[in-house]
Molecule: transfer RNA
Organism: Methanoregula sp.
RNA sequence: GGGUGUGUGGCCCAGUCCGGACAGGGCACCUGGCUUCGAACCAGGAGAUCGGGGGUUCGAAUCCCCCUACGCCCG
Numbered sequence: 001g002g003g004u005g006u007g008u009g010g011c012c013c014a015g016u017c018c019g020g021a022c023a024g025g026g027c028a029c030c031u032g033g034c035u036u037c038g039a040a041c042c043a044g045g046a047g048a049u050c051g052g053g054g055g056u057u058c059g060a061a062u063c064c065c066c067c068u069a070c071g072c073c074c075g
Base pairs, nucleotide, nucleotide: 001074002073003072004071005070006069007068010027011026012025013024020058029045030044031043032042033041051067052066053065054064055063
């Protein structure tokens, strides 16, 4: 350089094929309960406009284009 895949809360992952309104789950975190205290358990809560930019559309995490980081293959 060419091809291909991945990028979504602090961490891990789903949702993308087939566009639909408030982006969902687990862990972690915070508050309260329980406990002598803690863990576990129970109840509640905060946190991501989806790697960046542009386009299409009434509407984009999802479709199109460019860029970017990383993995794999080829040269």